Background
This is a predicted structure of a 1229-nucleotide part of an RNA (large-subunit ribosomal RNA, half B) from a Patescibacteria group bacterium. The coordinates come from a structure-prediction model, not an experiment, and the mean pLDDT is 81. It matches the Rfam family "Bacterial large subunit ribosomal RNA". Gene Ontology terms of the family: ribosome and structural constituent of ribosome. The family has 102 seed sequences and 51,934 matches in Rfam 15.1. The organism belongs to Bacteria candidate phyla, within Bacteria. RNAcentral holds the full RNA, with entries from ENA.
Context: one part of a larger RNA
RNA sequence: AAUAUGUUAGGGAACUCGGCAAAAAAUCGGCCGUAACUUAGGGAUAAGGCCUACCCGCAAGGGUUGCAACUAAAGACUCUUCACUGACUGUUUACCAAAAACUUAGCUCCGUGCUAACUCCAAAAGAGGAUGUAUACGGGGUGAUGCCUGGCCAGUGUCGGAAGGUCAAUGUGAGCAGCGCAAGCUUCUCGCUCAAGCCCCGAUGAACGCCGGCAGUAACUAUAACUGUCCUAUGGUAGCGAAAUUCCUUGGCACAUGAGUAGUGUCCCGCACGAAUGGCAUAACAAGUGAAGAACUGUCCCAACAAUUAACCCGAUGAACUUACACAGGGAGUGAAGAUGCUCUCUACCCGCACCAAGACGAAUAGACCCUAUGAAGCUUAACUAUAGGUUGUCGUUGUUAUUCAAUUUUAUUUGCUCAGGAUAGCUGGGAGACUUUGAAACUCUGGUUUUGGCCAGAUGGAGUCAUCGGUGAGAUACCAGCCUAAUAUAAUUGACUAACUAAUUUGAAAUUAACUAUUUCAAAAACAGCGGCUGCCGGGUAGUUUAACUGGGGCGGUUGCCUCCUAAAUUGUAACGGAGGCGUCUAAAGGUUGGCUUAUCCUGGAUGGAAAUCAGGAUUCAAAGUACAAAAGCACAAGCCAGCUUGACUGCAAGACCUACAAGUCACGCAGAUGCGAAAGCAGAGUUUAGUGAACCGAUGCGCCUGUGUGGAAGGCGCAAAGACCAACGGAUAAAAGUUACUCUAGGGAUAACAGGCUGAUCUUGCCCAAGCGUUCAUAGCGACGGCAGGGUUUGGCACCUCGAUGUCGGCUCGUCUCUUCCUGGGGGUGAAGUAGCUCCCAAGGGUUUGUCUGUUCGCCAAUUAAAGAGGCACGCGAGCUGGGUUCAAAACGUCGUGAGACAGUUUGGUCUCUAUCUGGUGUGGGCGUGCGAGAAUUGAGAGGGCGGAUCUCUAGUACGAGUGGACCGAGAUCCAUGAGCCUCUGGUGUAUGGGCUGUACUGCCAAGUGCAUUGUCCAGUAGCUAUGCUUAGUUAAGAUAACCGCUGAAAGCAUCUAAGUGGGAAGCUGUCCUCAAGAUAAGUUCUCGAUAAUCGUAAGAUUUGAAGGCUCCUGGAAGACUACCAGGUAAUUUUCAAUAUAGUUAGCUUGCUAAUUAUAAAGAAUUAAUAGGCUAUAGGUGUAAGACUAGUAAUAGUUUCAGCCAAGUAGUACUAAUCAGCCGAAU
Repeated sequence: AAUAUGUUAGGGAACUCGGCAAAAAAUCGGCCGUAACUUAGGGAUAAGGCCUACCCGCAAGGGUUGCAACUAAAGACUCUUCACUGACUGUUUACCAAAAACUUAGCUCCGUGCUAACUCCAAAAGAGGAUGUAUACGGGGUGAUGCCUGGCCAGUGUCGGAAGGUCAAUGUGAGCAGCGCAAGCUUCUCGCUCAAGCCCCGAUGAACGCCGGCAGUAACUAUAACUGUCCUAUGGUAGCGAAAUUCCUUGGCACAUGAGUAGUGUCCCGCACGAAUGGCAUAACAAGUGAAGAACUGUCCCAACAAUUAACCCGAUGAACUUACACAGGGAGUGAAGAUGCUCUCUACCCGCACCAAGACGAAUAGACCCUAUGAAGCUUAACUAUAGGUUGUCGUUGUUAUUCAAUUUUAUUUGCUCAGGAUAGCUGGGAGACUUUGAAACUCUGGUUUUGGCCAGAUGGAGUCAUCGGUGAGAUACCAGCCUAAUAUAAUUGACUAACUAAUUUGAAAUUAACUAUUUCAAAAACAGCGGCUGCCGGGUAGUUUAACUGGGGCGGUUGCCUCCUAAAUUGUAACGGAGGCGUCUAAAGGUUGGCUUAUCCUGGAUGGAAAUCAGGAUUCAAAGUACAAAAGCACAAGCCAGCUUGACUGCAAGACCUACAAGUCACGCAGAUGCGAAAGCAGAGUUUAGUGAACCGAUGCGCCUGUGUGGAAGGCGCAAAGACCAACGGAUAAAAGUUACUCUAGGGAUAACAGGCUGAUCUUGCCCAAGCGUUCAUAGCGACGGCAGGGUUUGGCACCUCGAUGUCGGCUCGUCUCUUCCUGGGGGUGAAGUAGCUCCCAAGGGUUUGUCUGUUCGCCAAUUAAAGAGGCACGCGAGCUGGGUUCAAAACGUCGUGAGACAGUUUGGUCUCUAUCUGGUGUGGGCGUGCGAGAAUUGAGAGGGCGGAUCUCUAGUACGAGUGGACCGAGAUCCAUGAGCCUCUGGUGUAUGGGCUGUACUGCCAAGUGCAUUGUCCAGUAGCUAUGCUUAGUUAAGAUAACCGCUGAAAGCAUCUAAGUGGGAAGCUGUCCUCAAGAUAAGUUCUCGAUAAUCGUAAGAUUUGAAGGCUCCUGGAAGACUACCAGGUAAUUUUCAAUAUAGUUAGCUUGCUAAUUAUAAAGAAUUAAUAGGCUAUAGGUGUAAGACUAGUAAUAGUUUCAGCCAAGUAGUACUAAUCAGCCGAAU
């Protein structure tokens, strides 16, 4: 540090976005009891209450024990209430979303009559639908149920209609031209005919969709049942409503709470609800969202202890990320604007280990945001262009007959009305006669036609009629012929419609066959369908693409060419999303020329007559006017105004210049031709000047001594002239082009935005100056207008300088640190200061500066406290420290916008937070070396750090003060709060190593008694240790120097003056006092004690040896500890005795290798000494009366032995065991 771990005093959600997590509760039992609501099924195991062990007993019942008896361990729903949404069970984004999304039963609309619609693969055949047939199938919408589902057909869509308009191919006719001997062919143009579609007419909303505004009006006010008016296709009905929808908004009121941006109810001002894109209710249901309550708890106040696993140490094994370099510090500054690496300065002996994460703009991912790219992709549509498919006509496959109709042609017959005229004169020509019993005229009748005058035909009738002439007229009639207009009939051809047929063709069935895609037969349909060619229409179903640039980021807005002025810095030129305006024409006179004229305003005078008409005079006068049109420059000699004549508003050229990247643009002497005006000189190639515009390509037009694909022509080209572009994004990418992406992707950019930093300081904030005024009087007790001047770098901005091969973003938590412009506490001045309480200013940063309701909030409001509840900086301090509520991916919904894909600093629900620390830095802890002989102790303190607080009450004193109400300073004391440090006697917690109760099970052979396991199995207690909520304690007080301020003396300045020389007082602040660390303070300090200053070599430096004092390794341990370190210890280098033994030596005796005495050594025994740990004994303390036995009882069990038994870390005693053996360092200067 973590954990699917255990326990926790008092409080009990105060935690937090949110009871997240945890705790609690207990139904695979019994008895009782159970609300609202309801779809009558539910809700419901609602809720809530009681019983439960063991023994005897069939039961009733009786008895027994414990702290506790439902399951004693394990297993095993917490409950209630109010809203939202979705009816329900179900499904979903394998790997961040389980949902309110999807589905669903039910409802409804649309399509579909069977070779069904529709779908799939597809070239077709075929297949599904379906071996189903409208109570069926397909598609869309809604989403159980209940009550309901309003208005609008103008737009879009769908369906229907067919008169007219438009309209392709085909067909048909005509024409120019070309070619050809001709038949004929070809290009082009036009007429007629002709389908769907579109226009058009209508229907349709449970089709896409849509569902107003302005005024006035009631006897208080307010409001408006009412009225007027405009617009519309119609103006939102019922129901609901600050809502998953309400911006303002935390709407108003009420409930609930101490306090409620949340919640519920209600109101209605609905930014921007609303009726199957369903509206409103709704029982039941939900790992859904929100709110409240009960119970419960370590979520919290406020943390503690324990267990386990890591960490740490040891033995093994052994990666990765990363890595320009590495000899890698702090501060201030600088700097590509935030430095280990630069400058200055400070600090710093060398090297580890354990920890922490502030920095290394740490690691990881060529930033997903943003912009850019004439990048990509997905999606959409009313973008552009295509296209599958559908549909239309036509031709082919494709035959027969008939009806009707149309067109054309043939034949026949009719038809023809201006006026005048006898009267219905078609045109032209011929023409003087024609017709008539082969039946004239009239009346009448019938039929046809008509302009209602009539004409024609037929019937009747039975003998004449018409023309010539005349007249009228443009034209003259009889009669004949030809032709035209219109019509009828017949015939032919072509076409269309309708109907019939059968033989193509399609389909079905049967027979035959082993079987068939073979053969045969029958039936249905039928020249349709199907298929193929051509053709019009529909056609985001599909595809390819486009969808501008500038821009103080991008978007929105604005702009894009030309002219004039200013900016423009006295030639020219000169930028900005700088400041002002214009143009995209006009004029046949507003051009040319000749001649002439003078405007405007004001004053005075003058009939009607006025401010202003016309007249006279005057003033200003290089002009205040005018100039076609902006502005500038010009113009009175006029370029202004008037008149005459006119067309130079000409053709071909052009020296020389201006401007200039190019392309363009501009001025122009002069020459030739023709002309106008003028007497002439002359002037004139438009306009007082500068805008009035568009390159190429493309096709078309006019003209032309040009060219002409064998030749001649023609086509085509070429030349000259002029026309066609809001190609206005105006040097013009194409003939032809819009959106969306939060499902996104790629390349790049700190060339460019969002965070942070930097610069700036408009804004913000703080202070100052001046003082009009307020303050009864009085500028300055307290305020202070109009203005002015500074500081700061916390706001909103501006800039776009580091960072886009990544600098993680709001708020909270944790931990702080600094500033002072001071909120409290401290010291002072003034007061419009009586006292108390205030106001204001000066000094002052030592310490302190609360807990909650609501909200993601910072902020804020509110509640209750407080001495006070300060303002800010630190990458809006702090995500390699935590969180993840908000914002800001993917899902989903509402409102609004959009035809749509989709969108919204609108709302709502849900939604992966990685990293083993190399360096710096920091907190600890060691090793090395140094500190001039080596050690062991004890110290000094340069320096560093910590600490520093406040309140209430009592006395002084009800005193000073005050009319009174009230009510002190100064001083003395008591208590408490917050904070720090230490401790465990007490109060408690923990205490998985202690004791006991209890269950299940296994085992110890069984009973009894025990042991293991079940979270330590669970429960009740609990020693030591560790701990807070418990106990103890601290911030004291001299002193010094000061701040504001108050003084003394005192000049400059004969006065005055706290100051200039001198001198005093004066604060929680400074220094010190207090506590802690501290000589690596390399400036390495001081004191005491111990050991010494030897041997050999060397002239010496030094080397070797010896190994003092002392130390270490090592061992036993520790309230010390990560390791290391630190601390306590380590008997025995000791003393003494002696019978016997062994070895060696000496002396004496004699058997000469034995005896005796003695010395040394070795070994052994005994005693004394040492308490570090374990053991043992005793005891404190804990638990609570063991086992066994006896007695009582049927038994559970009880009693006695027995305050027993057992017992961890505590205390004391006691060498029984273990502190063994052994080694190393260490001076001689």